[in-house]
RNA sequence: ACAAAUAGCGCGCCGAAUCCGUGGCGACACGGAACGGGGGAACCAUUUCCUGGGGUGUAUCCCGGCAUUCAGCCGGGUAGGUGAACUCCCUCACCGAACCCGACAGCUAACCCCGUAGGCGCGAAGGGAGAGGCGUG
Repeated sequence: ACAAAUAGCGCGCCGAAUCCGUGGCGACACGGAACGGGGGAACCAUUUCCUGGGGUGUAUCCCGGCAUUCAGCCGGGUAGGUGAACUCCCUCACCGAACCCGACAGCUAACCCCGUAGGCGCGAAGGGAGAGGCGUG
C1' cells in the first nucleotide's frame, strides 16, 4: 500500500415493524404517538353440511417429468409483487415463499384484542417524461 474479517457510525433495500418519554451499566421493562393486523351489530350477502373451515403475506393457478398408495422431488409457465428520495412509460434483472389458528370467524358502527420482527446492500438496475425541494439572481 492492497485485500479480507470484526466492531461502530453513515447512507439505502424488502417488510407494518419506526419515533418519543420514564427507569436501567446493559439486555430490557413500562407508557405514548405513528404504522400494521385480527375479532365484532343493523342492513346487505350467504342457504347449512361435506371432501372441514379460516388468517398473515406479492407468493395464486396451470402443464410436464421422476416417483408412483399418499406424500415428496425436479423443470417450464402464470395471477401477483420488488428494484436507491415521488408518479407514469419503456427496457432489464429478480421473487412468485414461509408460517399460524384449531372445529371456529362473511361484511360490520360502537367496542375488544394483538404486532412493531427478521433478513440484506455499499454506486448500490438503466433510460425517458412530469412533479417537487434547496440555493443564487
Record summary:
The RNA shown here (c-di-AMP riboswitch aptamer (ydaO/yuaA leader)) has 137 nucleotides and comes from a Chloroflexota bacterium. NCBI's taxonomy places the organism under Bacteria, Bacillati, Chloroflexota. Model confidence (mean pLDDT): 79 of 100. It was read from a public genome assembly, where an Rfam model found it. The model forms 92% of the base pairs in the Rfam consensus.